[in-house]
Transfer RNA from Patescibacteria group bacterium UBA6130, 73 nucleotides, folded computationally.
RNA sequence: GCGCCCAUAGCUCAACCGGCAGAGCACCCGCCUCUUAAGCGGAUGGUUGAAGGUUCGAGUCCUUCUGGGCGCA
Numbered sequence: 001g002c003g004c005c006c007a008u009a010g011c012u013c014a015a016c017c018g019g020c021a022g023a024g025c026a027c028c029c030g031c032c033u034c035u036u037a038a039g040c041g042g043a044u045g046g047u048u049g050a051a052g053g054u055u056c057g058a059g060u061c062c063u064u065c066u067g068g069g070c071g072c073a
Base pairs, nucleotide, nucleotide: 001072002071003070004069005068006067007066010025011024012023013022019056028042029041030040031039049065050064051063052062053061
């Protein structure tokens, strides 16, 4: 220099063929317990890496950039 893959909640990851952004863990509250842990119930938490484009509608499609990984030279 060229090519490919990844980026979504604090962490690990889903989200089909474009149509209401979710789960587990953690955190918080409650139940249970003499207390803690475990277990059970509930609530909160998101500019979907950034900027544009297409579309009635984008996490998803297109372009550029940033960060990470792999391969070739």
Its Rfam family is "tRNA". Gene Ontology term of the family: triplet codon-amino acid adaptor activity. Rfam classes the family as a transfer RNA. The coordinates come from a structure-prediction model, not an experiment, and the mean pLDDT is 80. The organism belongs to Bacteria candidate phyla, within Bacteria.